[in-house]
């Protein structure tokens, strides 16, 4: 000093796994914004092209000349000769994968200036510039002739010394200058500095680059270099490099460092520093100590410029600057004052190195935009539940300060004496005045920060998940808030998080991942022991690891950034010394690993030969006759030419029943009658031999099911393809009848499988129990037990695992080696390579696209899965509906309107328990506007109502009349008018809601607490065995209890008792008789209505488990819940209702409100639901006249009587009702009718009436007469009902003026049937599978069509890079040549001159840049057409997969088919299940 996680796959869970975010960083850029200062940094792109200026000169104390000046002493300037420097400094990163760089070493070298030592500095000579003269040229520049100096050039001498040497010897120097003491010069030794060369180690990606190499590798010799060297040449040899990755391709300057990270690591190589490379592109040398030379030369090329067209000039990757490119990167500034460099003796000159300034928030650091006080919590804004809250001490106000700023003054350090660009800057002092100074992003989760409005799957947001379809904290605005702050966000990039390449630090049974199996090469790893070595390893020391940076300590700028000093560190490399346990190496020994030997043993191990029986098929013959086959059912097919069946005989091929196994053998694939031959492996026992001989195994080699291929055989059965028959909407299938390849053999290929234990091989260690196969040993009560080795199963502890599970046959704990994985799709595909006859195999990507794809387990739901069990669910039965007419509701249509809602069950005689007006919500027209209704404010008025008149369809409008209460008044109350707030809305949203309701379902379920189990979702309880109508009860049980449901408690009905006795009743007693409990009387009975009793499986028998219970019986009015009702768990259906009511939001406001008249809701070619009445004789009609119960009644029920055929009218008694009334019950019984569209049926229509009501036209009900329709039991289909039920008969009630076939209720008569649970429907429990979870009305596959995107092939075409062959060959070095030219030196000569040596030009040759020809390789762009792939809104066809997915699925292979797919063969389980045609979708 030292390590943080989160979001996202699911209904939920755990795991795997990818994607994404929070952090830090930057030479940045972009958006919005911007006060000051310090210190840094600033073309990452076009190594693109550059105008202009500057960036390297200096020396007169080396030399001659010229010019200017001079107080003549001198001073100054210019070009040239000459010297030193232009090889440094500065720039850039193109090239380079290399001894280029880094690090550590090495020997065969050079080094100007500098330091130091020794020695020398002598005698001569000939030129060339400048200059002069004459020329050429537009220019650049240049030719010829002549003169001349030197520290320029040459020769001789000497030479300590140096070099060469065949050791005799040979070779080699010099320069002077000036203000006389310095600076120079030459030879030589040493040093320092700088450089050249060599080596070890390290240094990116690609193997879809595997072989490369001809000066190549080495030797000898020559040459060359400062120097080693194949550097170069000749000759000789044939080597050298490479899977420890040569060669090739791509990419890249390297490092100190920088960023990140806990570290290891990853990424990077701006600024600063070291090295390298380059200087327009390519080549070349010259000069020089040093160059193959950024601001030098020559040549070639491209480009630009000048030109008088003949020729010339140029190279910013120096500083500034320009154009261009780009998202993007500065001033054509100042100064040599400092530091440093060049020259010079020096003064000094030069210096775009450098030091400064300018521009840019590009970065880092510091500072400021004020401080204190201030509550009526001002105004304004925003929100609001209207009370208030918030902005907010924030502002204002008051008090104070002056950093920054402005003005004035002083004024540095940097400069040890002089010299200051920066600069009148920093800094200091004084004065002025809150004055000059705040933004940006965000506020759904991750992630800190919430409301309103607008918008309405639009506009938009978005890093991931995802927001937006009318109340959006997610879009846009606002208020408020959060974060950071002269910045804040965005984008890009790097590291981190990512243990997501795992060295630290991952995995491979099912998630991605074990090679199909073996043999074995290289390699890796390796038993016990001794000695030696000391390579690894360990300890110590030395050298190095530049500086800067990082870190620590200290110091300087007011602090900091920044800078200075010191230390530490620098993980490394090299050398030396030491240690010797381990590893290694060498030598030796050992036996336990491994192998060998001997003796036994089991076996479908392999190969070849022989052989056997059963069966199928065919052929022949016999018997025999009409069918046989086949299927869900059929048909194709076979059969009277004799099938099938049956008997005998024969032929042929293939496979081997029983034994047989949960068994054996083999490395795997795989192996099955019997027998013979050959042969591999294994096990057991013995303990004789060898002495680590071992394990693994990249490449390699071999084996490798089925299908398939080639050649030749064979062919019975089976059977892809094919044909036919069925099935079906179709059926290229499933089923059936046939049938060819093939299946079989031999030989040769192929090389893949769910080649699976989805589990590599070898070894060691770690509880057991039990079965089985092979071998051995032991014990004895001879058929059992015990011990042991090897194999093969099941269960199971510890441990492991995400779970499932594994568990001595590991998926446990360890060791060694190999193979393999790194999100899904694209894709095991394309391209390339290798293999193959082909089919194809193997190796194996990318673009693009998705936010997942997955594993295991959980809870549900579902299954054309299973088990158990219920229900009028089916069956059994009775009656209906569906056909007719009518009623009623609905759809549809129509209409000005036919108001609206309800839509499978669970809408449709439903809201409607009653639409002529009203209702009424709809339509048309006429009207009203504070409104038909509520509350309040302001102003006015004192009435309004009522009554009357006019008008009108009415509402309304107009007019007249008329006036209130308290109070003396003022005024108040009330009313009216005006006005303002507001009223009003059956307008929208039941997908914003409350409430209520339907439904599953009166089904038996739904949960909780604690405990326990599980990482968890969750499980347990609630499952199980019985039982019940029931999660009802009993028993069992890691559960024990509890709640909501069930049941019971409530109502009603059935029996009895008690109490009570009117309006009810009348048995007994009496009265009265004309009719009745009519009267007295009485409560016994009936009844009424209150209280109680009664039923609990209590009793008996059987059964069951000594349980719960069930069965039977007794008693009882009633039994096992007596019948009926009320009662509806957690929840489901975004079920229904905003038109009952309530209510959020939205909308209308002289109308979407209100009033009125009329119309409509009553329409009608149709369709459906629910009903009524029927079709008749168990019926109709007539007659007769007996027996109920519930109810209702005062704007009511309405008696008797009378009238009318009747509806009804009249009449009014009685009754607020156990009193009176409605009230008559009907089916029943008797008679007639006799099978007929009728004495059935009553629709329809006509006429005449009645009733209600303001009013019956649209549009009521009833009556009478007349009319008499369809209809003769209702197709497919479908409904109700299990007993006082169905069926049938009538009665009452609500609503209501009137209107009932509907609804609700009441009683009368009163059945049939249930074997049973296979099937249909619904439901409950358990279990199983699942790819479903808006949950099977689920999910989901492929072709086809359309759009877009990327990509493969592609006749070709364009370009880059590159290979080898040939041609050409500039400049230049080198070599040669030599009839050209040539001062010094040599020789001859007096000289002139001649000759020689040497040199120059020219020419020839080698090498070679550029260029050219033709042939290849490789990469990239484009490309008609074409292949598949991905994505996309609700396209088309089918239904392949997931539940036994309706033919189990899948793998390999082959054939076929619009498509998913189908079929054959072999394989796998990662298949359900106790067994009968098919049947699509959401």
């Nucleotide at each position: 000093c030292u390590g943080a996680g989160a979001g996202u796959u699911u209904g939920a869970u755990c795991c795997u796994g990818g994607c994404u975010c929070a952090g830090a960083a930057c030479g940045a850029a972009c958006g919005c914004u911007g006060g000051c200062g310090g210190c840094g940094c600033g073309c990452u792109u076009a190594a693109c092209a550059c105008a202009u200026g500057c960036a390297a000169g200096u020396c007169g104390a080396g030399c001659g000349g010229c010019c200017c000046u001079u107080u003549c002493g001198g001073g100054g300037g210019c070009a040239g000769c000459g010297g030193c420097g232009g090889a440094c400094g500065g720039g850039u990163g193109a090239g380079u994968a290399a001894c280029g760089c880094g690090u550590g070493g090495g020997a065969a070298c050079c080094u100007g200036c500098c330091c130091u030592g020794g020695g020398g500095u002598u005698c001569g000579g000939g030129a060339c510039a400048a200059c002069c003269g004459c020329g050429g040229g537009a220019a650049a520049c240049u030719g010829c002739g002549g003169c001349u100096a030197a520290u320029a050039c040459c020769g001789g001498a000497u030479g300590u010394c140096u070099c060469c040497u065949u050791c005799g010897g040979g070779a080699g120097a010099a320069a002077g200058a000036c203000u006389u003491g310095u600076c120079g010069c030459c030879c030589u030794g040493g040093g320092a500095u700088g450089g050249g060369c060599c080596c070890g180690c390290g240094u990116c990606g690609g193997a879809u680059u595997a072989g490369g190499u001809a000066g190549u590798u080495g030797g000898u010799g020559g040459g060359g270099u400062a120097a080693c060297g194949g550097c170069u040449c000749a000759c000789c040899a044939a080597g050298c490099c490479g899977u420890c990755g040569a060669u090739c391709c791509g990419u890249a300057g390297c490092c100190g460092g920088u960023c990140u990270g806990a570290g290891a690591g990853g990424a990077u190589g701006a600024u600063c520093g070291g090295c390298c490379a380059c200087a327009c592109u390519g080549g070349g040398a010259c000069u020089g100590a040093g160059a193959c030379a950024c601001g030098g030369c020559c040549c070639a090329g491209a480009c630009u410029c000048c030109u008088a067209c003949g020729g010339g000039a140029g190279g910013c990757a120096g500083c500034a600057g320009u154009g261009g490119g780009g998202a993007a990167u500065c001033u054509u500034g100042g100064a040599c004052a400092a530091u440093g460099g060049g020259c010079g003796a020096a003064a000094g000159c030069c210096u775009g190195a450098u030091c400064c300034a300018g521009c840019g928030a590009c970065g880092c650091c510091g500072c400021g935009u004020g401080g204190g006080u201030g509550a009526u919590g001002a105004a304004g804004g925003c929100c609001u539940u209207c009370g208030g809250g918030u902005u907010g001490u924030a502002a204002a106000g008051c008090c104070c300060u002056u950093u920054u700023c402005c003005c004035g003054g002083g004024g540095a350090c940097g400069a040890u004496g002089a010299u200051g660009a920066c600069g009148g800057u920093a800094c200091c002092c004084g004065g002025g005045g809150a004055a000059u100074a705040a933004g940006c992003a965000c506020c759904g989760g991750c992630u800190a920060a919430c409301u309103c409005c607008g918008u309405g799957c639009c506009a938009g947001c978005a890093g991931c998940c995802g927001c937006g379809g009318u109340a959006a904290g997610a879009c846009g605005g606002a208020g408020g808030g959060u974060g950071c702050u002269a910045g804040c966000g965005u984008u890009g990039u790097u590291c981190g998080g990512a243990a997501u390449u795992a060295c630290u630090g991952g995995g491979c049974g099912u998630a991605a991942a074990g090679g199909g199996c073996g043999c074995g090469u290289a390699g890796g790893c390796g038993g016990c022991u001794u000695u030696g070595g000391u390579a690894g390893u360990c300890g110590g020391g030395u050298g190095u690891g530049a500086a800067a940076g990082c870190c620590c300590g200290g110091g300087g700028c007011u602090c900091a950034a920044c800078c200075c000093c010191g230390g530490a560190a620098c993980g490394g490399c090299a050398c030396c010394c030491g240690a010797u346990a381990c590893u290694c190496c060498a030598a030796g020994g050992c036996u336990c690993g491994a192998g060998a030997c001997c003796g036994g043993g089991a076996g479908a191990g392999g190969a070849g030969g022989g052989u056997g029986g059963a069966a199928u098929a065919c052929c022949c013959a016999g018997u025999g006759u009409a069918g046989a086959g086949g299927u869900g059912a059929a048909a194709u097919u076979c059969g009277u030419a004799g099938a099938u069946a049956u008997u005998g005989g024969g032929u042929g091929g293939a496979a081997c029943a029983c034994c047989g196994g949960u068994g054996g053998c083999g490395a795997a694939a795989g192996c099955g009658g019997c027998u013979c031959u050959c042969u591999g492996g294994c096990c057991c026992g013995g303990a004789u031999c060898u002495g680590a001989c071992g394990c693994u195994g990249a490449g390699g080699c071999g084996c490798g099911a089925a299908a398939g291929c080639g050649u030749g055989g064979g062919g019975a059965g089976c059977a892809a393809a094919c044909a036919g028959g069925a099935u079906u909407a179709g059926a290229u299938a499933c089923c059936c009848u046939g049938g060819u390849a093939g299946u079989c053999c031999a030989c040769g290929c192929c090389c893949u499988a769910a080649a699976c234990g989805a589990u590599g091989c070898a070894g060691g260690c770690u509880a057991g129990a039990u079965g089985u196969c092979g071998g051995g040993g032991g014990a004895c009560u001879u058929g059992u037990c015990c011990c042991u080795c090897g194999g093969u199963g099941u269960c199971g502890c510890a441990g492991c695992u995400a779970a499932c599970g594994c568990u001595u046959u590991a998926a446990g704990c360890c060791u060694g080696c190999c193979g393999c994985c790194u999100g899904g799709g694209g894709a095991g595909u394309a391209c390339g390579g290798c293999c193959g006859c082909a089919a194809g195999g193997u190796u194996a990507a990318a673009a693009c696209u998705c936010a997942a794809a997955g594993g295991a387990a959980u809870u549900g739901a579902c299954g054309g899965g299973g088990g158990c069990c219920c229900g009028c669910a089916c069956a059994a039965g009775c009656g209906g509906u569906g056909g007719a007419g009518c009623a009623u509701g609905u759809g549809g249509u129509u209409u000005a309107a036919u108001u609206c809602g309800a839509c499978g069950c669970a809408a449709c005689g439903c809201g409607c328990a009653g639409a002529a007006c009203c209702u009424u919500a709809c339509c048309a027209g006429c009207c009203c506007u504070u409104g038909a209704c509520a509350u309040g404010g302001u102003g006015g008025u004192u009435a309004a109502a009522g009554c009357c008149g006019g008008u009108g369809a009415g509402a309304g409008c107009c007019g007249g009349u008329g006036u209130c209460c308290c109070g003396c008044a003022a005024g108040g109350g009330g009313g009216c008018c005006a006005u303002c707030a507001c009223a009003g809305g059956u307008g929208c949203u039941g997908c914003a809601u409350g409430g209520c309701u339907g439904u599953c379902g009166u089904c038996a379920g739904c949960u909780c607490g604690u405990g326990u189990c599980g990482u968890g979702a969750g499980a347990u309880g609630u499952u199980g065995g019985g039982u019940u109508a029931a999660g009802u009860c009993c028993c069992g049980c890691a559960a024990c209890g509890a709640g909501c449901g069930c049941a019971a408690c409530c109502c009603u009905u059935g029996c009895c008792u008690c109490u009570a006795g009117u309006u009810g009743c009348c048995a007994u007693c009496g009265g009265g008789u004309u009719g009745g409990g009519c009267c007295g009387g009485g409560c016994a009975c009936u009844c009424u209505a209150g209280a109680g009793g009664a039923a609990c499986u209590g009793c008996c028998g059987g059964u069951g488990a000594c349980a719960a219970g069930c069965c039977g019986g007794a008693g009882g009015a009633a039994g096992g819940u007596g019948g009926g009702g009320a009662u509806g768990a957690c929840g489901u259906c975004a079920a229904g209702u905003c038109c009952u009511c309530a209510u959020g939001g939205c909308c209308c406001u002289u109308a979407c409100g209100g009033g009125c008249u009329g119309g409509g809701c009553u329409a009608c070619a149709c369709a459906c639901g629910u009903g009524c009445u029927a079709c008749a004789a168990u019926g109709g009609u007539g007659g007769u006249g007996a027996c109920a119960g519930u109810g209702g009644g005062c704007a009511g029920c309405g008696a008797a009587g009378c009238a009318g055929c009747g509806a009804u009218g009249u009449g009014g008694a009685g009754c607020u009702a156990a009193u009176c009334c409605c009230c008559a019950a009907a089916a029943g019984c008797c008679a007639c009718c006799u099978c007929a569209g009728u004495u059935c049926g009553g629709a329809u229509u006509g006429c005449a009436g009645g009733c209600u009501g303001c009013a019956a036209c649209u549009c009521g009900c009833c009556u009478g007469c007349a009319u008499g329709a369809a209809g003769g039991u209702g197709g497919a289909a479908u409904c109700g009902c299990u007993a006082g039920u169905a069926a049938u008969c009538g009665u009452g009630g609500a609503u209501c003026a009137g209107c009932a076939u509907g609804c609700c209720a009441c009683g009368g008569u009163g059945a049939a049937u249930a074997c049973g649970u296979u099937c249909c429907c619904g439901g409950g429990c358990c279990u199983u599978g699942u790819a479903c979870a808006c949950a099977c009305c689920g999910c989901c596959c492929g072709u086809c069509a359309c759009a877009c995107c990327a990509u493969g092939g592609g006749a070709g075409u364009u370009g880059g890079c590159u290979u080898g062959a040939c041609c050409c060959g500039a400049a230049g070095c080198c070599g040669g040549u030599g009839g050209g030219c040539u001062a010094a030196c040599c020789u001859c000569g007096c000289a002139a001159g001649a000759g020689g040596a040497g040199g120059c030009a020219g020419c020839c040759g080698u090498c070679c840049a550029c260029g050219g020809u033709g042939a290849g390789g490789u990469c990239a762009g484009c490309g008609a057409c074409u292949g598949g792939g991905g994505u996309g809104a609700a396209g088309u066809c089918g239904u392949a997969a997931c539940a036994a997915g309706g033919u189990a699925g899948c793998c390999g292979u082959a054939g076929g088919g619009g498509a998913a797919c189908c079929u054959g063969c072999g394989g796998c389980u990662g298949g359900a299940u106790c067994a009968c045609c098919u049947c699509c979708u959401u």
Description: The RNA shown here (small-subunit ribosomal RNA) has 1482 nucleotides and comes from uncultured Arboricoccus sp. RNAcentral holds the sequence, with entries from MGnify. The organism belongs to Arboricoccus, within Bacteria. Its Rfam family is "Bacterial small subunit ribosomal RNA". The prediction has a mean pLDDT of 87.